[in-house]
RNA sequence: GGGUGGUUAGCUCAGCGGCAGAGCAUCGGCCUUACAAGCCGGAGGUCACAGGUUCGAGCCCUGUACCACCCA
Numbered sequence: 001g002g003g004u005g006g007u008u009a010g011c012u013c014a015g016c017g018g019c020a021g022a023g024c025a026u027c028g029g030c031c032u033u034a035c036a037a038g039c040c041g042g043a044g045g046u047c048a049c050a051g052g053u054u055c056g057a058g059c060c061c062u063g064u065a066c067c068a069c070c071c072a
Base pairs, nucleotide, nucleotide: 001071002070003069004068005067006066007065010024011023012022013021018055026042027041028040029039030038048064049063050062051061052060
């Protein structure tokens, strides 16, 4: 330099173009003499960045940045 994949909650990851979700973590409650485990509930998001397509984009297209792998 070229190619492929990836970037979504604190972490690991889902997500048919039409409501952004799960598990773990965290917070509150229940339970317990107490802690842990368990049960119930809550909060937490500039969907890497910029532009485009579309009535409508996390999702499609282009560019950029970063990470991993492959080729040279």
This is a predicted structure of a 72-nucleotide RNA (transfer RNA) from Desulfovibrio sp.
The organism belongs to Desulfovibrio, within Bacteria.
It matches the Rfam family "tRNA".
The sequence was found in a public genome assembly.